A computed fold for a 150-nucleotide RNA from a Bacillota bacterium, annotated as c-di-AMP riboswitch aptamer (ydaO/yuaA leader). Rfam family: c-di-AMP riboswitch aptamer (ydaO/yuaA leader). From the family's description: This family represents a conserved RNA structure found upstream of the ydaO and yuaA genes in Bacillus subtilis and related genes in other bacteria.
RNA sequence: CGCGUGCGGCCGCUGAAUCUUCCUUCGGGAAGAGCGGGGGAACCAAGGUCCCAAGGUGUCCGGGGCGAGUCCUGCGGGAGAACGCAGGUAGGGCCAGCUCCUUCGGUCCGAGCCCGUCAGCUAACCUCGUAAGCGUCGAAAGGGGGACGC
Repeated sequence: CGCGUGCGGCCGCUGAAUCUUCCUUCGGGAAGAGCGGGGGAACCAAGGUCCCAAGGUGUCCGGGGCGAGUCCUGCGGGAGAACGCAGGUAGGGCCAGCUCCUUCGGUCCGAGCCCGUCAGCUAACCUCGUAAGCGUCGAAAGGGGGACGC
C1' cells in the first nucleotide's frame, strides 16, 4: 500500500415493513398513527344454443392470493406430467448526497411463499401485516417541483 474478515456508529439499497405511547416477572406484552394486503352490495362482468343420453370409453385435471418474478425455445427426464439444465423474454431494481420525469451508458433480478375446494368488481362494513436480507457510486445529458440562503 492492497485484499479479506469481525465489531460499533452514521449513511445508503430491495421491501408495506416506519414512528409514538403504555405496561413489564425485563424474556416480552399491548395500543395508536402512518404505510401495505385480503374479504365484502347494487350496477357491470360472468353464466352460450340445439340433439341424444342421464349412460359408455379414453386422457387430463380444481380454483385463488402476496410478489417485478411471466412467457418462449432447446436438451435431459420419463408412457406422460412434474422436475432439472442452458439460452432468451414480458416485467422489475440499482448506478446517492431533496425529490420526480425523460434520454444515453453500465449492471443485477426475472424467485419464493401462502389459502385449502372457496373468494370477479365492490360503498358501508369486517379483517390481517408492519418482516427479512444487504452495501451502490456514471464528475452522463435535459427538464419539472420543492426546501434553504441571499